[in-house]
RNA sequence: AAAACUUGAAUGCUGUUUCAUCUGGAACGGAGGAACCGAUUUUUGGGGCUAAUCUCAAAGAUUAAUUUGAGAGAGACACCUUCCAGUCUUAGCCCGUCAGCUAACUCCGUCGGCAGUGGGAGGAGUACCU
Numbered sequence: 001a002a003a004a005c006u007u008g009a010a011u012g013c014u015g016u017u018u019c020a021u022c023u024g025g026a027a028c029g030g031a032g033g034a035a036c037c038g039a040u041u042u043u044u045g046g047g048g049c050u051a052a053u054c055u056c057a058a059a060g061a062u063u064a065a066u067u068u069g070a071g072a073g074a075g076a077c078a079c080c081u082u083c084c085a086g087u088c089u090u091a092g093c094c095c096g097u098c099a100g101c102u103a104a105c106u107c108c109g110u111c112g113g114c115a116g117u118g119g120g121a122g123g124a125g126u127a128c129c130u
Stems, first nucleotide, its partner, number of pairs: 011115004018026002027110006037100001045098001046095004053072007073090005079123007
C1' cells in the first nucleotide's frame, strides 16, 4: 500500500414487509367466501403466494422426480415515466383430496437479503443567486 474480516453510523438497492402507539391502530399486501356469469372432466390429483413460467435437446430413470445446456416469455438496475444499449435473476415455500368469479362477511402477513451501469427525451422536486 492492497486485500479480507468485525462493529457502528449515514445514503441507497430488492421487496407489500412501512408509519404510529402504550395501546389494542393506520397504510400496504394476501387468502377464503353469494347471486349472475363461467366451468362441467375430478391419481393423469388439484390449488395458492411469488417475476420465478413454458418449449426443445441430452444424460439419467422407469413410465414420475432429478441433472446439464439452449431458447421464448417474464423480472431488477438509485427522483418518476419512456426509448436504446449493457449486466444480472428466472429461487423457494405452503394447503392437504379441497377452493372459478364473487357483494356482505371471515381470516392472515408486515420478514429477509444486499452495496452502487450508462446515454437520449419528457416531467417533478430541492438548493443557490438576482
This is a predicted structure of a 130-nucleotide RNA (c-di-AMP riboswitch aptamer (ydaO/yuaA leader)) from Trichocoleus sp. FACHB-262.
Its Rfam family is "c-di-AMP riboswitch aptamer (ydaO/yuaA leader)". For this family Rfam cites "New RNA motifs suggest an expanded scope for riboswitches in bacterial genetic control" (Barrick et al., Proc Natl Acad Sci U S A, 2004).
Lineage of the source: Bacteria > Bacillati > Cyanophyceae > Leptolyngbyales > Trichocoleus.